[in-house]
Context: one part of a larger RNA
């Protein structure tokens, strides 16, 4: 000297872009943060409105169920963790993959049941039981097998000789919702509502193959201590099953005595890695906030379950602490999501506005949901810009300080006084951004018997949480300057009080009566909306 997620003191005008609980992974009130599809599917109000009434409307609309897809992602945090982890670079001839694109071949026949819903019934309550009773793209079964998997057999190719790919040939296993929804000429049936049939859309099954995405494996490198020298019985290896999507002591039966270590096992201690940041000529040290990558946790511990995909933050069962109801018989909770509380602490914001944008979930859309995310609000916490005027003015006015005191030196063009601008701030008006999209309307082309209906493209038309971004006008030098030094390092002195006192220091040291070192004043110096100390890296 540079640098911070800083903190304190004095000071404090705008504005842009950024950051903002490093302490107790302490404990939470409150509300919000994951739903969504009526084009799966069954049932199904009310209030109010109209009517004399019957009924009609609301409405097949709300809640609520089933049933799909989703909730495993986004979003926080850094407690474990020194390797089951990261970082490079290879390996699966040992794997899996819901949605998504591409190809092939399909979707026939039946069944039994269950919420809802009805009627009790227990229970404070959470909830629980009986009873009736119904549907589906919910569930079962049989049918068919291009195809896939299973054992056998035949033939080809490659090969790290373990095996892999590949044809083929008869055996054995395995499918589905022809469901919805929009349109239709002529045939056929019709309970006259419609149905079958055609054409489109969105689904359903199998099975190839593609992107994306994950699983396992392996080598390298990855902090301190030897005042930690020995460690290991599922240990290390086989063999023969179990288990996985998969290899494997993963897991078990048996056999065998192996395995690891001064090149540092083992224990102990600290620590999430990493792209990258600070620093520095670099080598390097020291560091991992923010933002991207991996990873690991969701009150502590432990478990499977459903699923393509968890051992699953706002699922679910046990055991603990703890917290809250309780009729005392029994129940409820998990902010390390935004917000916000209360504690800890030097110390870290708002219980905001919106889906307009980007993105995510359902959905055929319309669209709903989305504390992601956009975006304001608070904090000079960091960077940058930028402003607190500009030009003239000597009688060198007063006034302060100061000396060698009728005088002089300084403050100092400073100031008054003329003249000028209008930055920024306040007020007032205009305008522009972020909007592409979807949806509607109208046309073109394809597809189709078809001027329905659809797909694509083209023209209109709709959609703003926010926003001094910019342009204009009012009116005025007005609202905007502090802090830290001045003995030497290290730029800047004199004057008075104090008297080894009060004090001062970063290091050397001032201070016991003329202190350029303490304190005030006056001057000066330096940065400047900031200036100093503190910590801490280098």
């Nucleotide at each position: 000297g540079a640098a911070c997620g800083a903190a304190c003191g004095c000071u404090g005008g705008c504005g842009g872009c950024g950051g903002g609980g490093u302490u107790u992974a302490g404990g939470c009130a409150u509300g919000c943060a994951a739903g969504u599809c009526g084009c799966a599917c069954g049932a199904g109000a009310a209030a109010g409105g109209a009517g004399c009434a019957a009924u009609c409307u609301g409405a097949g609309u709300a809640c609520a169920g089933u049933g799909g897809c989703g909730u495993a992602a986004g979003g926080g945090u850094g407690a474990g963790u020194a390797a089951u982890g990261g970082u490079u670079c290879g390996u699966c001839a040992a794997c899996g993959u819901a949605c998504c694109g591409a190809g092939c071949a399909g979707a026939c026949g039946u069944g039994a049941a269950u919420a809802a819903u009805u009627u009790c019934c227990c229970g404070a309550a959470a909830g629980g039981g009986a009873u009736u009773g119904u549907a589906a793209u919910g569930c079962a079964c049989g049918a068919u097998g291009a195809g896939a998997c299973c054992a056998c057999g035949g033939g080809g190719u490659g090969u790290a000789c373990g095996c892999a790919c590949u044809u083929u040939g008869g055996g054995g296993u395995c499918a589905a919702a022809g469901g919805u929804c929009g349109g239709g000429g002529a045939u056929c049936c019709u309970u006259c509502g419609g149905g079958a049939c055609c054409c489109g859309g969105c689904g359903c099954u199998g099975u190839u193959u593609g992107a994306g995405c994950g699983g396992a494996c392996g080598a390298a490198c990855u902090c301190u201590g030897a005042u930690u020298a020995g460690c290991u019985a599922g240990u290390u290896g086989g063999c023969g099953g179990g288990g996985u999507a998969a290899c494997g002591g993963c897991c078990c039966a048996c056999c065998a005595a192996g395995g690891c270590g001064a090149u540092g096992a083992u224990c102990a201690g600290u620590a999430g890695c990493c792209g990258g940041g600070c620093u520095g000529a670099g080598a390097g040290g020291c560091u991992g906030u923010c933002c991207g990558g991996c990873c690991a946790c969701a009150c502590g511990g432990g478990c499977a379950c459903u699923g393509a995909g968890a051992u699953a933050c706002u699922g679910g069962c046990c055991c603990g602490a703890c917290u809250c109801c309780u009729a005392c018989g029994g129940g409820a909770g998990g902010c390390u999501g935004c917000a916000g509380u209360c504690g800890c602490g030097a110390a870290u914001u708002u219980u905001u506005c919106a889906c307009a944008a980007u993105g995510g979930g359902c959905g055929c859309a319309a669209g709903c949901c989305u504390g992601a995310u956009g975006a304001a609000g608070c904090c000079a916490c960091g960077c940058c810009g930028c402003g607190u005027g500009c030009g003239g003015g000597a009688u060198g006015a007063a006034g302060g300080c100061c000396c060698u005191c009728u005088g002089g030196g300084u403050u100092g063009u400073a100031a008054a006084c003329c003249g000028c601008u209008g930055u920024c701030g306040a007020g007032g008006g205009a305008g522009g951004g972020g909007a592409a999209c979807c949806g509607c309307u109208g046309g073109a082309u394809g597809u189709g018997a078809a001027u329905a209906g659809u797909a694509u493209c083209c023209a209109g038309u709709c959609u703003g949480a926010c926003u001094g971004c910019u342009c204009u006008c009012u009116g005025a030098a007005g609202g905007a300057a502090g802090c830290c030094c001045c003995g030497g390092c290290a730029a800047a002195a004199c004057a008075u009080g104090u008297g080894c006192c009060a004090g001062c220091a970063g290091c050397c040291g001032c201070g016991g009566u003329a202190a350029u070192a303490c304190a005030u004043g006056u001057g000066g110096g330096g940065c400047a909306a900031g200036c100093g100390u503190u910590g801490u890296u280098c």
Record summary
The part of an RNA shown here (small-subunit ribosomal RNA, 5' domain) has 538 nucleotides and comes from a mine metagenome. The full RNA is in RNAcentral, with records from SILVA. Model confidence (mean pLDDT): 83 of 100.